[in-house]
RNA sequence: AUUCAUCUUCGGGGCAGGGUGCAAUUCCCGACCGGCGGAAAUGGAAGGUCACUUCCUAGCCCGCGAGCGUAACAGCUGAUUCCGGUGAGAUUCCGGAGCCGACAGUAUAGUCUGGAUGGGAGAAGGUGAAG
Numbered sequence: 001a002u003u004c005a006u007c008u009u010c011g012g013g014g015c016a017g018g019g020u021g022c023a024a025u026u027c028c029c030g031a032c033c034g035g036c037g038g039a040a041a042u043g044g045a046a047g048g049u050c051a052c053u054u055c056c057u058a059g060c061c062c063g064c065g066a067g068c069g070u071a072a073c074a075g076c077u078g079a080u081u082c083c084g085g086u087g088a089g090a091u092u093c094c095g096g097a098g099c100c101g102a103c104a105g106u107a108u109a110g111u112c113u114g115g116a117u118g119g120g121a122g123a124a125g126g127u128g129a130a131g
């Protein structure tokens, strides 16, 4: 290093400005946001003995979590992403355009309030054991 056990810590962001209205961060114009793991390099960063090495990089590719559901399993659960560029290779890079977002409450909510000082995919570290 690896596997198993155990403990600790961490582990989700977002309606500016305006319109209508008795009332809307819910409608309309417009603005803003993107959990975790995977695989992946042609992009980025750092290092280098210039061979290469390490790290980062997908909301809409695969899977998971949250949510619904069950006695418990099972099961259900968003986006056709598209066009162009580079390249041997990109649904991931670059440019442009489009699309999506649980439940309850309330003037109809991805963004407000609430369940939630919760749960959580997982991440980092400590300890012990195996070999």
Stems, first nucleotide, its partner, number of pairs: 002130009017029003031111002033101002035064004043056005059099002067076002081097005103114003